[in-house]
Context: one part of a larger RNA
Molecule: large-subunit ribosomal RNA, domain IV
Organism: marine sediment metagenome
RNA sequence: CCAUCGUUAAGGAACUCGGAAAAUUGACCCCGUAACUUAGGGAGAAGGGGGACCUUUUAUGUAUAUGAGCUUGCCUCAGAAAGCGUAAAAGGUAGCAUAAAAUAGGUUGAAGCGACUGUUUAUCAAAAACACAGGUCCAUGCCAAAGCGAAAGCUGAUGUAUACGGGCUGACGCCUGCCCAGUGCCGGUAGGUUAAGGGGAUUAGUGAGAGCUAUGAACUGAAGCCCCGGUGAACGGCGGCCGUAACUAUAACGGUCCUAAGGUAGCGAAGUCCCUUGUCGGGUAAGUUCCGACCCGCACGAAAGGCGUAACGAUCUGGGCGCUGUCUCAACCAGAGACUCG
Numbered sequence: 001c002c003a004u005c006g007u008u009a010a011g012g013a014a015c016u017c018g019g020a021a022a023a024u025u026g027a028c029c030c031c032g033u034a035a036c037u038u039a040g041g042g043a044g045a046a047g048g049g050g051g052a053c054c055u056u057u058u059a060u061g062u063a064u065a066u067g068a069g070c071u072u073g074c075c076u077c078a079g080a081a082a083g084c085g086u087a088a089a090a091g092g093u094a095g096c097a098u099a100a101a102a103u104a105g106g107u108u109g110a111a112g113c114g115a116c117u118g119u120u121u122a123u124c125a126a127a128a129a130c131a132c133a134g135g136u137c138c139a140u141g142c143c144a145a146a147g148c149g150a151a152a153g154c155u156g157a158u159g160u161a162u163a164c165g166g167g168c169u170g171a172c173g174c175c176u177g178c179c180c181a182g183u184g185c186c187g188g189u190a191g192g193u194u195a196a197g198g199g200g201a202u203u204a205g206u207g208a209g210a211g212c213u214a215u216g217a218a219c220u221g222a223a224g225c226c227c228c229g230g231u232g233a234a235c236g237g238c239g240g241c242c243g244u245a246a247c248u249a250u251a252a253c254g255g256u257c258c259u260a261a262g263g264u265a266g267c268g269a270a271g272u273c274c275c276u277u278g279u280c281g282g283g284u285a286a287g288u289u290c291c292g293a294c295c296c297g298c299a300c301g302a303a304a305g306g307c308g309u310a311a312c313g314a315u316c317u318g319g320g321c322g323c324u325g326u327c328u329c330a331a332c333c334a335g336a337g338a339c340u341c342g
């Protein structure tokens, strides 16, 4: 030097992207325990205290001697001393230290996301991703729909709509607005269009003719499309300009253009905000992060769900306390390796 350990004056996060790492805490008994809450939780919340050994006393567990009773029994009732435990109290003893070693939660207040337990990139990602119970829509009446197969056949299912398949959402609470013009799907059949087929007018070739060959009009003719409706927890979409109030500013109000309809509730510089370290407040001596507000939402928004939410999380963000060699700033030490000799 390299890796793994141990200890450290004073300070105690000043380290660092970040307390990453380490340290603190730790089992048991007693006391005590907040907001919030789905009343179960939160909770081991937090925060305190105790302990070894000896003596004594008390309480208690465990038995018999003995006594009494009768129904004479491996009976019932009462019940010591002694012994072996358990607990408490008081007094005492020793030590730096008594859960004397080892094993054995640091904690708290706030915010985001996901309800939760689970699952995942075997070998850089464990998560906010997937799943989930619950919700809803669509298909399916049984030889079901759907799927595999060339078929036979099989799964679905020895099930039968409280069933089964598919899509989206994702506990729970409060809710889920407007648009059917486009696309899709469903329904409708009057009309239009429309294939093969049916039909066979007409015309042409040939022939002496009968005929044969060719041409093929009208008419008839399905689904589909056109057409008429419906449908958003179907794919999706949810405006612009100008003016106006007795300070100013702003605009409840008015005008106008366009649209299928012009974003409702709720939330909002958000995991979404470019300008931006927005502005104000809080926290700090000092805060591009954080929390609470504001709303000018570049470019939130209602099952590609919106907004809340107790509990949960090796999640993510920023605080406090405790604790420490992370640091000020380094020192000493242990046994290995490296190194030298063999």
Base pairs, nucleotide, nucleotide: 001337004334006332007331008330010328011327014326019323028050029049030048031047036041038171052093053092054091055090056089057088058087059086060085061084062083066078067077068076069075070073094098106321107320108319110317112315113313114312118130119129134169135168136167137166138165140163146155147154148153172308173307174306175305177238178237179236182235183234184231185230186229187228188227191226192225193224197220198219203214204213205212206211239257240256241255242254243253266300267297278294279293280292281291282290